Predicted 3D model of a 73-nucleotide RNA (transfer RNA) from a Gammaproteobacteria bacterium. Rfam family: tRNA. Rfam links the family to the GO term triplet codon-amino acid adaptor activity. The source organism's lineage runs through Bacteria, Pseudomonadati, Pseudomonadota and Gammaproteobacteria.
RNA sequence: CGGGGCAUGGCGCAGUCUGGUAGCGCAUCUGCUUUGGGAGCAGAGGGUCGGCGGUUCGAAUCCGUCUGCCCCG
Numbered sequence: 001c002g003g004g005g006c007a008u009g010g011c012g013c014a015g016u017c018u019g020g021u022a023g024c025g026c027a028u029c030u031g032c033u034u035u036g037g038g039a040g041c042a043g044a045g046g047g048u049c050g051g052c053g054g055u056u057c058g059a060a061u062c063c064g065u066c067u068g069c070c071c072c073g
Stems, first nucleotide, its partner, number of pairs: 001073007010026004020057001028044005050066005
C1' cells in the first nucleotide's frame, strides 16, 4: 500500500441479510425468602448502536468517508 472482518448498557452477545419503539445473559440496586451467607423468586435502573456526512416519512440496519482493533497478501 491492497483485500477482508469487527465496533451495540459495566462485561459477553443478538438484532443488520429483508429499514419501522434497542433486546438477551451475567453483573448492579430494591423487596421476599434464610439464624447468616449463598442459592431461589419478584421487580427496577442503566446504551440511541465507534465519529462525521448522505439517502429515506423513518437508519443499529442502506451509501460515502474517517478512527481503532484483528486477519490475509